[in-house]
RNA sequence: GCCGAAAUGGCGGAAUUGGCAGACGCAGCGGACUCAAAAUCCGCCGCCGUCAAAAGCGUGCGGGUUCGACUCCCGCUUUCGGCA
Numbered sequence: 001g002c003c004g005a006a007a008u009g010g011c012g013g014a015a016u017u018g019g020c021a022g023a024c025g026c027a028g029c030g031g032a033c034u035c036a037a038a039a040u041c042c043g044c045c046g047c048c049g050u051c052a053a054a055a056g057c058g059u060g061c062g063g064g065u066u067c068g069a070c071u072c073c074c075g076c077u078u079u080c081g082g083c084a
Stems, first nucleotide, its partner, number of pairs: 001083007010026003019067001028044005046057002060076005
């Protein structure tokens, strides 16, 4: 230099022939149970914003196509693999 794959919450990891984004697990927080704890069970758990919610934003970064994009197209970054 060329070719291919990957990038999603705090972590792992789903969601595909474009149609509810964050399932499920772990961690964390609150509660139940216990003399206390562990285990188990229940609830919460992206960002911004708010008294609280709603609305809004959010799939590596920047654009594009579309009524609608994690998904398709273009460019870029990083990581991994292959060829030279």
This is a predicted structure of an 84-nucleotide RNA (transfer RNA) from a Peptococcaceae bacterium. Its Rfam family is "tRNA". It is annotated as a transfer RNA. The coordinates come from a structure-prediction model, not an experiment, and the mean pLDDT is 80.